Transfer RNA from an Akkermansiaceae bacterium, 73 nucleotides, folded computationally. It matches the Rfam family "tRNA". Rfam classes the family as a transfer RNA.
[in-house]
RNA sequence: GGGCCUGUAGCUCAGCGGUUAGAGCAGGGGUCUCAUAAACCCUUGGUCCUUGGUUCGAUCCCAAGCAGGCCCA
Numbered sequence: 001g002g003g004c005c006u007g008u009a010g011c012u013c014a015g016c017g018g019u020u021a022g023a024g025c026a027g028g029g030g031u032c033u034c035a036u037a038a039a040c041c042c043u044u045g046g047u048c049c050u051u052g053g054u055u056c057g058a059u060c061c062c063a064a065g066c067a068g069g070c071c072c073a
Base pairs, nucleotide, nucleotide: 001072002071003070004069005068006067007066010025011024012023013022018056027043028042029041030040031039049065050064051063052062053061
């Protein structure tokens, strides 16, 4: 330098056009226990990487950029 993949909660990820964006773990509170752990219940937390475009409508499609990973040279 060229090609491909990925970017969504603190972490690991789901969500592939339809109006409240979710799960597990983590965090907070509670039940249980003499107490702790475990288990169970409730709950907080998001600029969906950025900008622009397409569309009635974009996390999702398109373009450019940024960041990370893999391959080739």
Its mean pLDDT, the model's own confidence on a scale to 100, is 82. Lineage of the source: Bacteria > Verrucomicrobiota > Verrucomicrobiia > Verrucomicrobiales > Akkermansiaceae.